[in-house]
């Protein structure tokens, strides 16, 4: 100097599903209850395989605890940039 991977930061993009009903409250904020729904924060589950044999074990799969269902916020993930780390030549 360069390549790949990881990570952090800000930037750009980023889906789904009731602006549902009832009660308290002041037709507000906030809180409580009910029915319906979503899958992309987080969490939990597992096939191959492994094992010390019920125990380990991935995801964009499954669950829906948490979260969410106008806008806003949030948002897995993606892109480029910069910093740092690791690996190889």
């Nucleotide at each position: 100097a360069u390549a790949g991977c990881g990570u952090u930061a800000g930037c750009a993009g980023a889906a789904g599903a009731g602006a549902c009903c009832c009660c308290u409250g002041a037709u507000a904020a906030a809180g409580g209850g009910g029915c319906g729904c979503c899958g992309a924060a987080g969490g939990c589950g597992c096939a191959a395989c492994a094992c010390g044999c019920u125990c380990g074990g991935a995801a964009a799969c499954g669950c829906u605890c948490a979260g969410g269902c106008a806008c806003a916020u949030g948002g897995a993930c993606u892109g480029a940039u910069a910093g740092c780390g690791c690996u190889g030549a």
The RNA shown here (Glycine riboswitch aptamer) has 89 nucleotides and comes from a Woeseiaceae bacterium. Rfam family: Glycine riboswitch aptamer. Rfam's curators write: This family represents the bacterial glycine riboswitch.